A computed fold for a 123-nucleotide RNA, annotated as Purine riboswitch aptamer. Of the family's consensus pairs, 100% are formed in the model. The sequence was found by an Rfam model in a public genome assembly.
RNA sequence: CUACGCAAAAUUGGUAUCCUCAGUAUAAGCCGGGAAUAAGGCCCGGCGUUUCUACCAGGCACCGCGACAGGGAAAUCGAACCUGCUCAUAAAAUGCCUGACUACAGGGGCGGAACGAAUGCAC
Numbered sequence: 001c002u003a004c005g006c007a008a009a010a011u012u013g014g015u016a017u018c019c020u021c022a023g024u025a026u027a028a029g030c031c032g033g034g035a036a037u038a039a040g041g042c043c044c045g046g047c048g049u050u051u052c053u054a055c056c057a058g059g060c061a062c063c064g065c066g067a068c069a070g071g072g073a074a075a076u077c078g079a080a081c082c083u084g085c086u087c088a089u090a091a092a093a094u095g096c097c098u099g100a101c102u103a104c105a106g107g108g109g110c111g112g113a114a115c116g117a118a119u120g121c122a123c
Base pairs, nucleotide, nucleotide: 005121006120007119011117012116013115018109019108020107021106023104024103025102026054029047030046031045032044033043034042040063041062048055056099057098058097059096060095061094066087067086068084069083070082071081
C1' cells in the first nucleotide's frame, strides 16, 4: 500500500413496505339461455382488457293483461270513457343515481431496511 472481510456512532446516497393523488383498462358493461312477477325484477354461460382479478350492493323510479264496485245511464238493456284510500294467479322488459376492488406505470408523502460511496480496522 492493500485482498477476502469487519465496523457501535457519525457523513453522504438510496430502495422495499405503507398512505395519497390523478391516469390507462372496463362501460363494476354488453350478448345468449333460463328463472321471478308489484312481498318480484334473479341465475348460468360467453364476449369485453397489450391485463391478473372482478363484473356487484343499496336506493329511487318503472313495469297492471284483467276482474269487481260506483258513475256514464234520463223505465229496461247498453259502448267508449271517468273514479276507486278494492283485488290482480297474466306477460314481457328493466331504467337511472350513488358507492369499489384489481392490474400497470407515474406525481407526492411517511419511512429509510436491503444495497452503494467516503472513512476507520484489516495478511